A computed fold for a 111-nucleotide RNA, annotated as THF (Tetrahydrofolate) riboswitch aptamer. It was read from a public genome assembly, where an Rfam model found it. The model forms 94% of the base pairs in the Rfam consensus. The coordinates come from a structure-prediction model, not an experiment, and the mean pLDDT is 76.
[in-house]
RNA sequence: UUCAGAGUAGGUUAGUUGCGCCAAGUGCCGGAGGAUGGGAAGUUGCCGCCGGACGAAAAGUUUCACCUUAACAGUGGUCGAAACUUGCGAUUACUGACCGCGUCCGCUGAC
Numbered sequence: 001u002u003c004a005g006a007g008u009a010g011g012u013u014a015g016u017u018g019c020g021c022c023a024a025g026u027g028c029c030g031g032a033g034g035a036u037g038g039g040a041a042g043u044u045g046c047c048g049c050c051g052g053a054c055g056a057a058a059a060g061u062u063u064c065a066c067c068u069u070a071a072c073a074g075u076g077g078u079c080g081a082a083a084c085u086u087g088c089g090a091u092u093a094c095u096g097a098c099c100g101c102g103u104c105c106g107c108u109g110a111c
Base pairs, nucleotide, nucleotide: 002110003109004108005107010099011098012097013096014095015094016093018091019089020088021087028052029051030050031049033047034046038105039104040103042101058086059085060084061083062082063081064080065078066077067076
């Protein structure tokens, strides 16, 4: 010198776990910021903040409480509570696998 390669932010998916299914969370739009291979500049992407629009996801069983009774039981009821089961949610966190810097310099290897 030439060639090849590694690593970011993060993404997808699986498992585990938590939360929610009484509208949280996720997602959408706008604004002003921030972080983003080792360095420089940078944004398709990422993060939280502010404002706005929208409004997804549940049934069952058991126990207790309350109401129903003159009273006890039974029956029925409760958007009352808890636990469990099976589901559901553009759901959280963690772990694994796979994917993952366009430019210049740097790094590793080969010549």